[in-house]
RNA sequence: CCAGACUACUAGGUGGUCGCCUGACCCUCAAAAGUCAGGAGGAAAGUCCGGGCAGCACAGGAUACGGCAGUCGCUAACGGCGACCGGAGGAAACUCUAGGGAAAGUGCCACAGAAACGAAACUACCUCGCCCCUAAAGGACGAGGCAAAGGUGAAACGAGUGAGGUAAGAGCUCACAGCACGCCAUGGUGACAUGGUGCGAAGGUAAACCCUGCCGGCUGCAAGGAGACUGGAUCAACAAGCUAUCCGCUUGCCGGUCGAUUUUAACCGCUCGAACCGAUGGGUAACCGUCGGUCUAGAUAGAUGAUCGCCCACGACUAAACCCGGCUUACAGGUAAUCUGGCUAA
RNA sequence: GGGCUCGUAGCUCAGUGGAAGAGCGGCGGACUCAUAAUCUGCUGGUCCCAGGUUCGAUCCCUGGCGAGCCCA
Numbered sequence: 001c002c003a004g005a006c007u008a009c010u011a012g013g014u015g016g017u018c019g020c021c022u023g024a025c026c027c028u029c030a031a032a033a034g035u036c037a038g039g040a041g042g043a044a045a046g047u048c049c050g051g052g053c054a055g056c057a058c059a060g061g062a063u064a065c066g067g068c069a070g071u072c073g074c075u076a077a078c079g080g081c082g083a084c085c086g087g088a089g090g091a092a093a094c095u096c097u098a099g100g101g102a103a104a105g106u107g108c109c110a111c112a113g114a115a116a117c118g119a120a121a122c123u124a125c126c127u128c129g130c131c132c133c134u135a136a137a138g139g140a141c142g143a144g145g146c147a148a149a150g151g152u153g154a155a156a157c158g159a160g161u162g163a164g165g166u167a168a169g170a171g172c173u174c175a176c177a178g179c180a181c182g183c184c185a186u187g188g189u190g191a192c193a194u195g196g197u198g199c200g201a202a203g204g205u206a207a208a209c210c211c212u213g214c215c216g217g218c219u220g221c222a223a224g225g226a227g228a229c230u231g232g233a234u235c236a237a238c239a240a241g242c243u244a245u246c247c248g249c250u251u252g253c254c255g256g257u258c259g260a261u262u263u264u265a266a267c268c269g270c271u272c273g274a275a276c277c278g279a280u281g282g283g284u285a286a287c288c289g290u291c292g293g294u295c296u297a298g299a300u301a302g303a304u305g306a307u308c309g310c311c312c313a314c315g316a317c318u319a320a321a322c323c324c325g326g327c328u329u330a331c332a333g334g335u336a337a338u339c340u341g342g343c344u345a346a
Numbered sequence: 347g348g349g350c351u352c353g354u355a356g357c358u359c360a361g362u363g364g365a366a367g368a369g370c371g372g373c374g375g376a377c378u379c380a381u382a383a384u385c386u387g388c389u390g391g392u393c394c395c396a397g398g399u400u401c402g403a404u405c406c407c408u409g410g411c412g413a414g415c416c417c418a
Stems, first nucleotide, its partner, number of pairs: 001342005007336004012311007020039006041317001045328002048326005053220004060247004065216005070084005085099001086097004100211002105209002107205003117158001122150002125145005131139002160176005181198007224268002227258006238252004275294008312315001347417007356370004364401001371389006394410005
């Protein structure tokens, strides 16, 4: 310098004028006006997961239903993240991986093919019987043996090579090699890896039903915030309490005392939070701790805009609505670090 | 704010693992003096897009895009 891999950051800048929302101050009975300060994102998006918070039992039991699936960790939790194991791709850096069980049972495997998992036997090979033709060879039919070879297919009964063996053959037998599984040893927290040894059967499909293990109560801020205590009745049945069914729990009706409200509203919930920034310690990492500092939108028809200049590389995707942790998707341009391969020069 | 359903020919819809169909439409022919109706032949597909599972995907799974509906 070229080609590639991987990660982090940024998301036009600046000045004037006029507006909008919120807070504080001043003034005021209250407001308005005025002054000062603050005012969208890395995805605010999709709403795909998880949690907080709120109501219904302090959220309970069983079934159903749904979700997840290598191991160890992280976390408030997760279907997320980190590291590792196994598998796949790449020359490498590196990337991808829904990765429990097919030896509980059921289903499916089109077409082709003899046969699609039950076993069976189309061609071929061998034996016997009988017939034809015969010098011999050969051919047709029938009964049986065999499963190595052929061809079909995505897949062929699931053990590869050589030798022996046989009427012909075949793990039928032997030797060697290799594989799944069981056992043992060593290493590792573990998934697993390496070595030894035994044995010879279980095609594929679970993103088909299903089985195993684990997790999940329902409703969502338009939740919700005014009901509490107490006497009597009922405590069977019925109804309601936002979960499909059952069980279980609470409430219901009539009074008393205290309290709340003026209502299609207003106020609270509402933004201080598993928060952010810096330093530092532990850990390979995800992450966890300690110290110091900061306060950083909060609308409710919904603010964050308009316009005039200057500069440049001429500006993408898009915009809060209870709040967080992730995932996924969209995205113009720019900046930086590390690594791999190649070429050149010293 | 939250939830549900759908996407297949020009239109309306079937098909839910094994070579994508029906009705209407369009084009041609027959019938008629001519048109319609009728009869007959033909035509027509990115099964919304991308990836995965499987021997094989319209169908099963994941993500996106686009429509419609419901609740308060």
Predicted 3D model of RNase P RNA and transfer RNA as a complex of 418 nucleotides.
It holds a member of the Rfam family "Bacterial RNase P class A". It is annotated as a ribozyme.